Overview: Transfer RNA from a Gemmataceae bacterium, 76 nucleotides, folded computationally. The coordinates come from a structure-prediction model, not an experiment, and the mean pLDDT is 81. NCBI's taxonomy places the organism under Bacteria, Planctomycetota, Planctomycetia, Gemmatales, Gemmataceae. Its Rfam family is "tRNA". By type it is a transfer RNA.
[in-house]
Formats: sequence, C1' cells, structure tokens
RNA sequence: GGGGGUGUAGCUCAGUUGGUAGAGCGCUUGAAUGGCAUUCAAGAGGUCAGGAGUUCAACUCUCCUCACCUCCACCU
Repeated sequence: GGGGGUGUAGCUCAGUUGGUAGAGCGCUUGAAUGGCAUUCAAGAGGUCAGGAGUUCAACUCUCCUCACCUCCACCU
C1' cells in the first nucleotide's frame, strides 16, 4: 500500500433480501421469605463507531472517515 471482516444497552450478543431496536446477565424498585441469598413482577438504560447520500421510511443500501482483527504485498 491492497483485499476481507467486525463496530448495536454497563457486559456477551441477536436483529430473516429497508417499515422506525431486542434477549440473557448486570442495575433500580416492589412482593414472597427469618433474609444483603433465592423466586416472581415492574422499570430505567441506546446519537445502532462518525459524517454524507438514496428513499415516504435506513442498524439494514451507496460513498467517505476512524478504531480493532485477519490475509497478501513491499522495506529492513
């Protein structure tokens, strides 16, 4: 320098050819219980890496940028 991949909640990850974002764990609150454990219920938490474009509508499609992983090439 070139190819490919990954980036979504605090963490690990889904998201079915575009229709407006979820699960488990964790956290908060409440209930049961002798209970800081356990079980159940409810809730909070997200600029979907960043920017631009296409579209009525973008996590999803296109382009650019950034970070990380990997392969190839080059130099020593």